[in-house]
Molecule: small-subunit ribosomal RNA
Organism: uncultured bacterium
RNA sequence: CGGCGUGCUUAACACAUGCAAGUCGAGCGGCAGCGCGGGAGCAAUCCUGGCGGCGAGCGGCGAACGGGUGAGUAAUGCUUCGGAAUCUACCCAGUAGUGGGGAAUAACCAGUCGAAAGACUGGCUAAUACCGCAUACGACCCACGGGUGAAAGCAGGGGAUCGCAAGACCUUGCGCUAUUGGAUGAGCCGAAGUCGGAUUAGCUAGUUGGUGGGGUAAAGGCCCACCAAGGCGACGAUCCGUAGCUGGUCUGAGAGGACGACCAGCCACACUGGGACUGAGACACGGCCCAGACUCCUACGGGAGGCAGCAGUGGGGAAUUUUCCGCAAUGGGCGAAAGCCUGACGGAGCAAGACCGCGUGAGGGAGGAAGGCUCUUGGGUUGUAAACCUCUUUUCUCAGGGAAGAACUCCAUGACGGUACCUGAGGAAUCAGCCUCGGCUAACUCCGUGCCAGCAGCCGCGGUAAUACGGAGGAGGCAAGCGUUAUCCGGAAUUAUUGGGCGUAAAGCGUCCGUAGGUGGUCAUGUAAGUCGGUCGUCAAAGCCAGAGGCUCAACCUCUGUCCGGCGGUAGAAACUGCAAGACUAGAGAGAGGUAGGGGUAGAGGGAAUUCCCAGUGUAGCGGUGAAAUGCGUAGAUAUUGGGAAGAACACCAGUGGCGAAGGCGCUCUGCUGGACCGAGACUGACGCUGAGGGACGAAAGCUAGGGGAGCGAAAGGGAUUAGAUACCCCUGUAGUCCUAGCUGUAAACGAUGGACACUAGGUGUUGCGCGUAUCGACCCGUGCAGUGCCGUAGCUAACGCGUUUAAGUCGUCCCGCCUGGGGAGUAACGCACGCAAGUUGAAACUCAAAGGAUGACGGGGGCCCGCACAAGCGGUGGAGUAUGUGGUUUAAUUUCGAUGCAACGCGAAGAACCUUACCAGGGUUUGACAUCCCUCGAAUCUCGGCAAAGUUGAGAGUGCCUUCGGGAGCGAGGAGACAGGUGGUGCAUGGCUGUCGUCAGCUCGUGUCGUGAGAUGUUGGGUUAAGUCCCGCAACGAGCGCAACCCACGUUUCCAGUUGCCAGCAUUAAGUUGGGGACUCUGGAGAGACUGCCGGUGACAAACCGGAGGAAGGUGCGGACGACGUCAAGUCAUCAUGCCCCUUACAUCCUGGGCUACACACGUACUACAAUGGUUAGGACAAAGGGCAGCGAAGCCGCGAGGUGGAGCAAAACUCAUAAACCUAGCCUCAGUUCAGAUUGCAGGCUGCAACUCGCCUGCAUGAAGGAGGAAUCGCUAGUAAUCGCAGGUCAGCAUACUGCGGUGAAUACGUUCCCGGGCCUUGUACACACCGCCCGUCACACCAUGGGAGUUGGCCACGCCCGAAGUCGUUACCCUAACCGUUCGCGGAGGGGGACGCCGAAGGUGGGGCUGAUGACUGGGGUG
Repeated sequence: CGGCGUGCUUAACACAUGCAAGUCGAGCGGCAGCGCGGGAGCAAUCCUGGCGGCGAGCGGCGAACGGGUGAGUAAUGCUUCGGAAUCUACCCAGUAGUGGGGAAUAACCAGUCGAAAGACUGGCUAAUACCGCAUACGACCCACGGGUGAAAGCAGGGGAUCGCAAGACCUUGCGCUAUUGGAUGAGCCGAAGUCGGAUUAGCUAGUUGGUGGGGUAAAGGCCCACCAAGGCGACGAUCCGUAGCUGGUCUGAGAGGACGACCAGCCACACUGGGACUGAGACACGGCCCAGACUCCUACGGGAGGCAGCAGUGGGGAAUUUUCCGCAAUGGGCGAAAGCCUGACGGAGCAAGACCGCGUGAGGGAGGAAGGCUCUUGGGUUGUAAACCUCUUUUCUCAGGGAAGAACUCCAUGACGGUACCUGAGGAAUCAGCCUCGGCUAACUCCGUGCCAGCAGCCGCGGUAAUACGGAGGAGGCAAGCGUUAUCCGGAAUUAUUGGGCGUAAAGCGUCCGUAGGUGGUCAUGUAAGUCGGUCGUCAAAGCCAGAGGCUCAACCUCUGUCCGGCGGUAGAAACUGCAAGACUAGAGAGAGGUAGGGGUAGAGGGAAUUCCCAGUGUAGCGGUGAAAUGCGUAGAUAUUGGGAAGAACACCAGUGGCGAAGGCGCUCUGCUGGACCGAGACUGACGCUGAGGGACGAAAGCUAGGGGAGCGAAAGGGAUUAGAUACCCCUGUAGUCCUAGCUGUAAACGAUGGACACUAGGUGUUGCGCGUAUCGACCCGUGCAGUGCCGUAGCUAACGCGUUUAAGUCGUCCCGCCUGGGGAGUAACGCACGCAAGUUGAAACUCAAAGGAUGACGGGGGCCCGCACAAGCGGUGGAGUAUGUGGUUUAAUUUCGAUGCAACGCGAAGAACCUUACCAGGGUUUGACAUCCCUCGAAUCUCGGCAAAGUUGAGAGUGCCUUCGGGAGCGAGGAGACAGGUGGUGCAUGGCUGUCGUCAGCUCGUGUCGUGAGAUGUUGGGUUAAGUCCCGCAACGAGCGCAACCCACGUUUCCAGUUGCCAGCAUUAAGUUGGGGACUCUGGAGAGACUGCCGGUGACAAACCGGAGGAAGGUGCGGACGACGUCAAGUCAUCAUGCCCCUUACAUCCUGGGCUACACACGUACUACAAUGGUUAGGACAAAGGGCAGCGAAGCCGCGAGGUGGAGCAAAACUCAUAAACCUAGCCUCAGUUCAGAUUGCAGGCUGCAACUCGCCUGCAUGAAGGAGGAAUCGCUAGUAAUCGCAGGUCAGCAUACUGCGGUGAAUACGUUCCCGGGCCUUGUACACACCGCCCGUCACACCAUGGGAGUUGGCCACGCCCGAAGUCGUUACCCUAACCGUUCGCGGAGGGGGACGCCGAAGGUGGGGCUGAUGACUGGGGUG
């Protein structure tokens, strides 16, 4: 852009305006208007129905069709199939007629009333209008003799005859009358089917039937009178809600589910309710009457109206069109026809609202242009896309031609429409959007934002790196559309007929009996209802399907055709089911015999125990608990002995043993009584199974009435426990528990498993009965039936599990009950019924995204095991003083920052006076203190002065190195810009490193196997080990990371080597000093040695364990290094590295001073002590491991001392630091704040360093604090360990009570694994998975939402009683009126008609009490969400 179909789903709400049903003059009287003719008149004009015609009127036909709508209706409807007691205009066919009369009336004329609508009176007239008479083949009635009942003409043509004429008459056509048949249409009846609710269970008086009438076209309680008392209902009556039904439409594999727009059939309705008239047909959409509501007109007296016809208007609504053209076609009405009418219909218009088709160009075109986006700056992408070249013309514009649809005997006739279509010309020219891009689901990046703004169908995104929000670029999808929303079906086997379930997920009635119903053993016969196939009728057309055909294709339209299936008829078949009658015995039952049993019920009896009472003995407690107390007891308890009373329950036997339908049943005996089992096989002959409603039983608690009451014991009281303790524990104790008679009817009434029957491997117990073997008999053993357990195959199950004796097996058979996501809620809901109450039945609004399994984690669950985990010990900490770190406080400085349970706190820091230093105050610098690049200049550099220094400024000195002579290297200064710089943020963006569980023994993989799966197995089990170490077993077999070993050090020894080390023997010295020596010690290289190897025992003939021998060492010899998969978003952006963010004359950088060292306090870690196992003085002895050249520094000398001086030796087995101390010997001190302890303070000194004030260390003298062994609590250690003693090193100018090492002296204890802590394995429970520091319950407070009750208030609907009673049909009538026909005495009467009045019924209305259902309501109840 074109074609094709569709277009108020809501207010059956109200409607302005126009149109939608008329036609016939060939039925009639006529002539208002028009035209023609004729006549009169000069003309205007008048007359004339004569003609064409024709408004209004009489008459006929139509108006009951066509068109609209779906309110009502759950059956007076519809669908399918049948039926008998009917009518049918016009149409078709047949038969017989169409003769002769009469009286009126509208129009019209003249008046009257009224605003109008309209009405009335008088007079004239016609007919196919109306009424008699005649005739009567059919027809109807009948007493079978008979009786009743009809009609209309009009038009065309016309020879004779008649007539003045019209015409008569004849003929043709159309009509008319009677009747028969047909066709069509309509009315009535029956069967089956046709939504939801039982929280609607009983309904019905014309109701059901009969007789007799009435009525209708017709059967009938359709109506009436009388009689009878029926009729419907669990196969759902009645009531309530909803709804037009169907062919079909959408969806679906189908079965189904939803719907009933367009088109077609039926029904219903026409403002609401009622009613009849006319007519063939109506109780009538564009007719009438009445009532009501509403609207309009009015002169206020009265009238008019009904779009759910076509357009159109308002309104309602998310939402649905033009007040168009035409009767050309198709169809309808009337007419003889021409024709007229037709908002039916044919067309056009509007709407991307649906479907179908087409286009917006095609081919070429890389410097892959520009621009955009991105970027690792190389590029990539948009992208052959564009530009550009060549071509085409569907579409478009213009011009030319131009239909079919048309069929009438011919002629004429097209709304659409100059449309479709054809031809030519022009020119890529006129034509692209929408959604999406996290997964489902095709398509990804950047920026912005920062749990904000927002997105979202579900899961879910967004808290500073968002493919999920918003924008952009790019991409994907569809395309004149695209996306959203709403609704229906599907997926959904998620209502399961096809095609689901009920042990634990929702779901078996508590159990049994039994009614209806359902279902049912074997054999033969009949029947043919079900069943099966054949055939006939029907299920309209359209649609669907298949095949053709027509529009260029398609959508669309036309033609042809069938299956399947439904209903009805018909002739068959007879296997199965049913039915009828017959037979059988395997199901079921009955009879005779036997057996076991806590089966039921009633009565009688018994002993133990408990409590109470009486009496005796006896004395101070008893009782109770984790421990106590309340309580009892000197008025004599408890205890014990004897006697008595009462009530309840029945130890042992006793057993996954027995019985019973279940609930349940336990001393003994007896009466009555139910059921089961076994054996035998003589009885009946399917009598069976299940079981909606119904009935019976039914633990405990509870209720009513009367008894009884020992013990126990809700409630209640007291004592404890506790924060509290309305509990657990204790002392009392009422109802109750017991009995009798009733009620209740519920339980985790459980095997969480309904009943019956059949079938499907086994093994092993046990109860009852029988049989066999055996025996004298019993037992044992085997076997059959019936019960009751455990294990297990197949199979089933989501898994757990079930599993032929008892299924959860059989796609077994039959019957019943129940379920359909969680919460709300099995409800303080509402309603009904039973009940004294409790209870049974049993929703909705609203709200949420669940549920199950496995794996982990956890448990004040279990089992096994380990660890200085406890225990056994030793020594500490916590108290004191000091040191040091932290918190807190303070401060200009959060006195820089970090670390915070273990696993921060003598930690980063292996050493803050300046520096460090990151902090604070002040003073400076700005391409920068540091790196790279460019340009210019200069050597660099050194000395001195001002300000606190930095910095700034000034003065002076100085002129290097290499060179191919161009220049270059390095250094300094200046300039511009890229950039530098940041201990600024984020350890929750990261790398790396580290801590921790934990040196705990674990963590995994491949293949296989199992499981629907997540996963499991292996890795579990029996032993054993320090160990997942090893052995055995095992659907596992292997392997990896861990363990162990390999590495280092110590312990024994051999060999080699012998200086700087060593010295037995030989010399020598003051001295291993020197000669000498390698034996020893030692040093440092290489080896040996230890492996459960040997013996005995235990164990399973294993692994291994226990003991022993030998050995320096014995079962890992001791110590170290070594740290699996992982956990803690553990720690560190301040070691370092690094993404992103932030600062850039400052968050950078330099300097001076200060601070990190503060001080009411609190905590951690240490040191020193509190003394006699000590202190002090004097003398004496023995190490190891280390360090050293800006160093260690000897001897000697000085100083009380720190130290000074000195400078030999040593880059070290050589020299030096460097006297080790505890220890030993001797003296003093004698238990005290001391001859303990040493803080604090004063004075005087020393050292390092530019500098010891804030703020170093040391020495001497003096001073001499707290402290007398440390509360609750808590730490370390199992042997060369703890404890104790000193030495060295790193850091470092100096500074060590810290840290890291070294050696000396050198213990105690471990019964053991109950408990505390931590860990490993197996198992169990779980509602946890952020994993118990989890999850989660209820009240209260606040906000919102839906809902129940509620004094009531206010609507709607329904039926009923009574009153009033319109129109109208029917009936009655003695009143009034009355042309035709009949009679007549001519007055009138009769028949018939009309009116009035009365009666029955009767809509609306009024009134009354009911029923059902909504809205609202102070207050109130619970529920949901936050």